[in-house]
Overview:
SAM riboswitch aptamer (S box leader) from a Balneolales bacterium, 125 nucleotides, folded computationally. The prediction has a mean pLDDT of 82. The source organism's lineage runs through Bacteria, Pseudomonadati, Balneolota, Balneolia and Balneolales. It matches the Rfam family "SAM riboswitch aptamer (S box leader)". About the family: The SAM riboswitch is found upstream of a number of genes which code for proteins involved in methionine or cysteine biosynthesis in Gram-positive bacteria.

RNA sequence: CUCUUAUUAAGAAAGGCGGAGGGAUCAGGCCCUGCGAUGCCUUAGCAACCGCCCCGGUGAGAAUCGGGGGUCAGGUGCUAAAUCCUGCCCGAAAGAUGAUUUUCAUCUGACGGGAAAGAUGAGAG
Repeated sequence: CUCUUAUUAAGAAAGGCGGAGGGAUCAGGCCCUGCGAUGCCUUAGCAACCGCCCCGGUGAGAAUCGGGGGUCAGGUGCUAAAUCCUGCCCGAAAGAUGAUUUUCAUCUGACGGGAAAGAUGAGAG
């Protein structure tokens, strides 16, 4: 770097260095930031993906299941805001405009679902 798979609304900050933009990318929005952000280092913390144990499902069994629970901080990861929100597809409350009347067309679209992209773990190349 590529592929597979799972998760992605919870949780968790102090000090030092440094000195200008930052929140992955493009656009729009909204935020953070000289009361020093982003980043790097140290320490601390959060968390159960990898480990172990129990229960449950499937299975004749070996085994297996991102089903439930407990435990461990060793390997990663993480410690502003939902992955900060939206963008593409489907549905859709409601609204606007124009016809025309009990309807039709166009536009916007709260909200819900999905996809894409990204991030992280585990496995493979």